Predicted 3D model of a 1531-nucleotide RNA (small-subunit ribosomal RNA) from an uncultured bacterium. Its mean pLDDT, the model's own confidence on a scale to 100, is 83. The RNAcentral record of the sequence draws on ENA and SILVA.

[in-house]
RNA sequence: UGGCGGCGUGGAUAAGGCAUGCAAGUCGAGCGAUCCCGACGCAGCGAGGAAGUCGAGCCUUCGGGUGAGACUGACGAGCAACGUCGGGAUAGCGGCAAACGGGUGAGUAAUGCGUGGGUAACGUACCUUGGAGAGGGGGAUAGCUCCGAGAAAUCGGAGGUAAUACCCCAUGGUCUCCUAAGACUGAAAUGGCUUAGGAGUAAAGGUGGCCUCUCCCGACGUUAUGUCGGGAUGCUAUCGCUCCAAGAGCGGCUCACGUCCUAUCAGGUAGUUGGUAGGGUAAUGGCCUACCAAGCCUAAGACGGGUAGCUGGCAUUAGCGUGUGGUCAGCCACACCGGGACUGAGACACUGCCCGGACUCCUACGGGAGGCUGCAGUCGAGAAUCUUUCCCAAUGGGCGAAAGCCUGAGGAUGCGACGCCGCGUGGGGGAUGAAGCGCUUCGGCGUGUAAACCCCUUUUACCGGGGAGGAAAUCCUGAUAAUGAAUAAUUAUCAGGACUGACUGUACCCGAUGAAUAAGGUGCGGCUAACUCCGUGCCAGCAGCCGCGGUAAUACGGAGGCACCUAGCGUUACUCGGUUUGACUGGGUGUAAAGGGUCCGCAGGCGGCCAAGUAAGUGGAAGGUGAAAGCUUCCGGCUUAACCGGGAAAGUGCCUUUCAAACUGCUUGGCUUCGAGGUUGGAAGAGGAGAGCGGAACUGCCGGUGUAAAGGUGAAAUUUGUGGAUAUCGGCAGGAACGCCUGUGGCGAAGGCGGCUCUCUGGUCCAAUCCUGACGCUCAGGGACGAAAGCUAGGGGAGCAAACAGGAUUAGAUACCCUGGUAGUCCUAGCCGUAAACGAUGGGCACUAGGUGUCCUCUAUUUUAGGGGGUGCCGAAGCUAACGCGUUAAGUGCCCCACCUGGGGACUACGGCCGCAGGGCUAAAACUCAAAGGAAUUGACGGGGGCCCGCACAAGCGGUGGAACACGUGGUUUAAUUCGAUGCUACGCGAGGAACCUUACCAGGGCUUGACAUGCAGGUAGUAGCGCUCCGAAAGGAGUUGCCACCCGUAUCCAGUCGGGAGCCUGCACAGGUGCUGCAUGGCUGUCGUCAGCUCGUGCCGUGAGGUGUUCCCUUAAGUGGGAGAACGAGCGCAACCCUCGCCCUUAGUUGCUACCCCGAGGUUAUAAUCGGGGGCACUCUAAGGGGACUGCCCGCGUUAAGUGGGAGGAAGGUGGGGAUGACGUCAAGUCCGCAUGGCCCUUAUGCCCUGGGCUACACACGUGUUACAAUGCCGGUUACAGCGGGAGGCGACCGCGUAAGCGUGAGCAAAUCCUUAAAAAGCCGGCUCAGUUCGGAUCGAGGGCUGCAACCCGCCCUCGUGAAGCUGGAAUCGCUAGUAAUGGCGCAUCAGCUACGGCGCCGUGAAUACGUUCCCGGGCCUUGUACACACCGCCCGUCAAGCGCUGAAAGUGGGGAGCACCCGAAUCCCGACGUUACGUCGGGACACGGUGAACUCCAUGAUUGGCGCUAAGUCGUAACAAGGUAGCCG
Repeated sequence: UGGCGGCGUGGAUAAGGCAUGCAAGUCGAGCGAUCCCGACGCAGCGAGGAAGUCGAGCCUUCGGGUGAGACUGACGAGCAACGUCGGGAUAGCGGCAAACGGGUGAGUAAUGCGUGGGUAACGUACCUUGGAGAGGGGGAUAGCUCCGAGAAAUCGGAGGUAAUACCCCAUGGUCUCCUAAGACUGAAAUGGCUUAGGAGUAAAGGUGGCCUCUCCCGACGUUAUGUCGGGAUGCUAUCGCUCCAAGAGCGGCUCACGUCCUAUCAGGUAGUUGGUAGGGUAAUGGCCUACCAAGCCUAAGACGGGUAGCUGGCAUUAGCGUGUGGUCAGCCACACCGGGACUGAGACACUGCCCGGACUCCUACGGGAGGCUGCAGUCGAGAAUCUUUCCCAAUGGGCGAAAGCCUGAGGAUGCGACGCCGCGUGGGGGAUGAAGCGCUUCGGCGUGUAAACCCCUUUUACCGGGGAGGAAAUCCUGAUAAUGAAUAAUUAUCAGGACUGACUGUACCCGAUGAAUAAGGUGCGGCUAACUCCGUGCCAGCAGCCGCGGUAAUACGGAGGCACCUAGCGUUACUCGGUUUGACUGGGUGUAAAGGGUCCGCAGGCGGCCAAGUAAGUGGAAGGUGAAAGCUUCCGGCUUAACCGGGAAAGUGCCUUUCAAACUGCUUGGCUUCGAGGUUGGAAGAGGAGAGCGGAACUGCCGGUGUAAAGGUGAAAUUUGUGGAUAUCGGCAGGAACGCCUGUGGCGAAGGCGGCUCUCUGGUCCAAUCCUGACGCUCAGGGACGAAAGCUAGGGGAGCAAACAGGAUUAGAUACCCUGGUAGUCCUAGCCGUAAACGAUGGGCACUAGGUGUCCUCUAUUUUAGGGGGUGCCGAAGCUAACGCGUUAAGUGCCCCACCUGGGGACUACGGCCGCAGGGCUAAAACUCAAAGGAAUUGACGGGGGCCCGCACAAGCGGUGGAACACGUGGUUUAAUUCGAUGCUACGCGAGGAACCUUACCAGGGCUUGACAUGCAGGUAGUAGCGCUCCGAAAGGAGUUGCCACCCGUAUCCAGUCGGGAGCCUGCACAGGUGCUGCAUGGCUGUCGUCAGCUCGUGCCGUGAGGUGUUCCCUUAAGUGGGAGAACGAGCGCAACCCUCGCCCUUAGUUGCUACCCCGAGGUUAUAAUCGGGGGCACUCUAAGGGGACUGCCCGCGUUAAGUGGGAGGAAGGUGGGGAUGACGUCAAGUCCGCAUGGCCCUUAUGCCCUGGGCUACACACGUGUUACAAUGCCGGUUACAGCGGGAGGCGACCGCGUAAGCGUGAGCAAAUCCUUAAAAAGCCGGCUCAGUUCGGAUCGAGGGCUGCAACCCGCCCUCGUGAAGCUGGAAUCGCUAGUAAUGGCGCAUCAGCUACGGCGCCGUGAAUACGUUCCCGGGCCUUGUACACACCGCCCGUCAAGCGCUGAAAGUGGGGAGCACCCGAAUCCCGACGUUACGUCGGGACACGGUGAACUCCAUGAUUGGCGCUAAGUCGUAACAAGGUAGCCG
């Protein structure tokens, strides 16, 4: 979310508690009794009452009358005991059933289950078969009556009664027991059988029928074995009853094998194990008892703990397996919890009994009642599981002769999409493709034949009608047959008849109406099928894993679209698979987790050759079994399917019999070529233990010589020394260790072993024959050995040296360094038992190329050589993830052991064992992470290495850092001080020029289709525009008729007027934005770096990343070139080509030049200088084209190379100088404010205009510069020599004025022509004479000039005056290798002017130094280490502090479990005694529950305390990764 049907299925949690109803009864044909109905018979009662008798009283005529009342009483409706018959009912006695069926899974790890056996150790009601029998008698007791107790439940006493209830006697076999004998079966006799003798044990009747038999009664008859009628004690049928035997089915007991986890459970057990005797049982048995013995189980896991019903099956799987045991079926166990027996064929009994306990209920408080784990239902707990329905119609069960009764078993129904299966929600047509919605590059595209619309169908639902099947039996009647005396009864068959359906008027069929009644869920980043838009902005959220989200999210939320499944879909939980990730199939252990520290060795596992036997393993065949259901398959039934029925197959297993004998095993016998051991003879060796000896060195002491230091370090100090050290010589003492030899040499199992000699002793190897005859290999437990440190006791103590002390170092220094120094190191005895105990490689055997060393030995000999055993290196095949291993395997096989299964927690906790202790061995979990790890690769990095380069250092020169000022920046301030740039690579940067403008900022005033563009619509003549007036700071606003409009066309001529266009106005689209994002971008730029690198194709190598090429050697400025080389080539870079400067040539000759010639001016003594003109183009120059330089030549070096050193020539020489040129890439470098541009944002404002202000602020800090501090200088005077450039709103000459800035005037020049233009430093002359100065010029005052609308904030310049700091700049730091640095001036751009001391250029003068590559910085190549890869500005450790989580310990506390000892001891059972024979009394034993005690175990909790883990930015240090700055690591 939800249409229908079929078939299944549904309290898995609290075996928690339960209201209510139902779930086991039946038989009257076992019995008595009672009740009811009907019929019959007969006592009795009987209202009333005929009739009769007596009769108080009253009256009286005394006769009598009347007469209450009493008695008798024919008759009598009716009631009705009793009896008989028929029918019905049933409380009790009795029988059978109730032990089945139904529920549940608590307990149970074996008293269970499964499979297969055994019972020579057993039972069995009902059923079947066979045989035999059922005779006689007796006393009770329920019910019932009476009495009594009690609230009730119920109970007691007395009386009396029946039976198919109970008891006794008889009979008795093929029954049971005893005795004796016999043969048989069999593996076995305790069994069975036969014979003989003895003893013992049975029973019940009911019903129907009939008198055939017997008997009884009655009648007849008269005496007969008579007849008739009736009957039961008789007969008969049937159902029962008793005994025996057998069968079937069902059970009991028992055996073998199989059946979860835990060894942090290793010992358990006293009825325990066995025997004898007895008891008990249906039966074996310590099942129980007494006595005897001391056994029994256990590493193949006893005992203990935890968990669990088991199986057929089910899920999954290729299979092996793994998980599971719901429904159905088999077995077991349980029935509120615990104990117990009784009854019975069967129980220790779900709806029986007794007792104890908890709980619930009733009560009159004295006592009682109950048990849903039966079906429904209820509460509770829970994520979660149904109707208090119908029926016995069918199937089945109990009872009954039967009818029948009972049956929540069962059959049906309801509820739940819980599962499986089937069906439907319509079908066909239908566009130039509706609308809506979504997207869009705005063109369109998608949804989509989808819809609408047309035609059709009617499953399903709804309505109406029809309508199966599940039903066969039972019963009744009749017939036949059997039985029987029988026409009876019973049984069998047949025929006929009657009757039986909860579901249900159900399935199904027909008809009617009408597309009508019927679609959702999830997903769309990858895994994994399916994509876009919007919103959100590390938020909200998603998430199975990886991971998404911080402004363009296919991952969040929504939408459209799409994908998948479909009455479902998605999620969650669990199981198997994938997972060879527990590896049997089918894994590993050098470095990833993993070889035990080493050896010895019991059990165990495995084991040489030949032969024989056997048959346990093994293989074949057959038989039995492996329940049914299920799975598979074939066939069939429901319309199909699910489902159901029938058949087959399978069930890989177990058992039995039999066959085979290769292999394994077992038994026996043998063998020695190869296993193993022994014998003889040799050999080497730091193998082990003990004892003795030795020299060097060291320290101490004694003595001599001798004097001021010694010692120690990076440098020092502590320390020693004038009381004589150190040094040196001699002597003595002591302890420890053994130089050279010494060697990837030797020996040993490993640890380990090193002077020499002796003694004792282990192992190994070689050679040779002989002997034993498989004696072998490995090894869980176990044992022994086991470095250093450490422990105990006693010695010893020279040196060294934890701890400790002092001195240094340092921010600190509990360290590294130094001076001292105690345990200890050494010996003896004993513990400890661990190491990175490593070859990180267990042991044994066999096989599989070699080469080259070395040790021991043997053979041959003169060697070479060869054999055996060790020990190294390199390598084949092969193996390996790679590294690597490779006859000493990590190769190929076999055998045995040990160990591993993600990281952390954790070489830990708890427990156990060991230890004197420290501690060791064994060894988890919670929690937490999405990795941890190995090998190799490419980078990057290193206080790693090698080679090389660079103004990188060094060598030099000059600066900066100090001063003042200028400029920029930070900071601060401010209304604003617009924005950007921020290590190198921001900071005289964008800006190559902020007074307004610029301008982006601030304040105020204004505008709203807008300052600017395009389109559309409408309007527009005195209109737009111009002018003028007013307000205003301006922008802007308001007004005014003063002037007045363009182009084209039309109107006959005439247009400001009409039409169109332009313009303008109004409106709509839109403009506009220096608003944001440079981390969305383009383009451009900086930087590494003008460093020499960066790559590709093909080939080759590698599993791969990747490598090779690009490495190596030589060389270069260069990946420049040469040589080598599994590489061969190529590209982008380098170089060259380009520009410029330097030399030469050619061409050209004005505005340039002027040698030479001529003319003129000039001045003349003159042909002078100079100027002008004309020739001229030689020279300079200009600007175009060429040449030139290429290691070309010579010598040496080098590989005969590339090249290099030197030289010659040359203007220039090895790239001639300079420039342009910037590889792949890096820095998310810079720029959205140059421009462009995606997205977002603003739209009477973040747009636009204006005025004013600000960007110029000022305690301060930094950067870049200028000017200086002076004498190589300053001042004054005088006198030379440039180049690059610029010039029309311009450059501006000459001249004049002014001290000057400048002004006036204006020639010339759009320029090789004119102007700028004076170059300056330098040179020469003079002054100054070391001073805050004749240095320095800041600051300030006054007066001027210029530009400009305007110099207040805030311009530049000039003159006069003023005259600050500053005397060469700390730490630190920058530039420069030649026409360079330094120093001097000149020009230009921007520009009205200028803040220019800046930037870009130009020329003048013009040095010093480079030994060299150790160091600093940067870079290149190779190599090495790495725990780095955001790449060392990396990574990362520990304490402390904070939060959260988990866990251990803990004085204790609470609870559970299980046993032990003792106490108590219900019901029950057993034993004994008594006894009024009654489960009556008493005594004893066993025993549930309960109690006490000491110990055990598990769980929870606990002040406090220990640890661990996790957690964006806490503290302290810097341990590790590089030589990590003291190599690291293990104990």